[in-house]
């Protein structure tokens, strides 16, 4: 890169450099942003997917217990990522239902769902 699997309406700030753009395909929109936007640095902070600890409950295991593995829950925040505007900022494609037109048709809202994308652990 691909592929599995999870989640994704919540939550998280200061400072220094820096000097014009961000907002994570693509379009159209709507935001943010010289009262400083990306990008670096430093502290901090949120989250709890991984990995260490600690319990509590099962199941393997054991002559019996134990040691060991193993599911699952809760704490904890030491290690690895991540992350710190807005719902993944909003829509894009499908269907339920509503409004509205109603000769055909454009359109709007609510709800679901595919895809997409971000992260995270595993295979390759």
């Nucleotide at each position: 890169c691909a592929c599995u699997u999870a989640u994704c309406a919540a939550g998280a700030a200061a400072g220094g450099c820096a000097g014009a753009g961000g907002g994570u395909a693509a379009u159209g929109g709507c935001c943010c942003u010289g009262u400083g936007a990306a990008g670096c640095c430093u502290u901090g902070a949120c989250a709890a997917c991984c990995u260490c600890u600690u319990c509590c409950c099962g199941g393997c295991g054991u002559u019996u217990a134990a040691a060991g593995c193993u599911g699952g829950g809760a704490a904890a925040a030491a290690g690895g990522u991540g992350c710190c505007a807005a719902u993944u900022c909003c829509a894009u494609c499908c269907c339920u239902g509503g409004c509205g037109a109603u000769a055909c048709g454009u359109g709007c809202c609510u709800g679901g769902g595919c895809g997409a994308g971000a992260u995270a652990a595993g295979u390759c």